[in-house]
Background
The RNA shown here (c-di-GMP-I-GGC riboswitch aptamer) has 89 nucleotides and comes from a Bacillota bacterium. The coordinates come from a structure-prediction model, not an experiment, and the mean pLDDT is 91. It was read from a public genome assembly, where an Rfam model found it. Lineage of the source: Bacteria > Bacillati > Bacillota. Rfam family: c-di-GMP-I-GGC riboswitch aptamer. Rfam links the family to the GO term cyclic-di-GMP binding.
RNA sequence: ACCGACAAAGGCAAACCUGUCGAAAGGCAGGGACGCAAAGCCAAGGGUCUACAGUUCCCCCGGGAACUAUGAUCGCCUGGCUACCGAAG
Repeated sequence: ACCGACAAAGGCAAACCUGUCGAAAGGCAGGGACGCAAAGCCAAGGGUCUACAGUUCCCCCGGGAACUAUGAUCGCCUGGCUACCGAAG
């Protein structure tokens, strides 16, 4: 350095609930733990989600449908950066 223990010290916090921001996906805070050896950080390449606005189509004329990120997701994957400990190999 790779690597990841029935090790040690710790850390993070899914679903759900409450409040809040947002058109939504979702974010933030508190509670709460499904799990996580990077479940720390970065939207860089993909994937997935949403569709305020925009375009097109239909119609009972203010409703519906489809497409589209500049939005979101790092606890989807890849990649990049950083990091505690030191068993076996």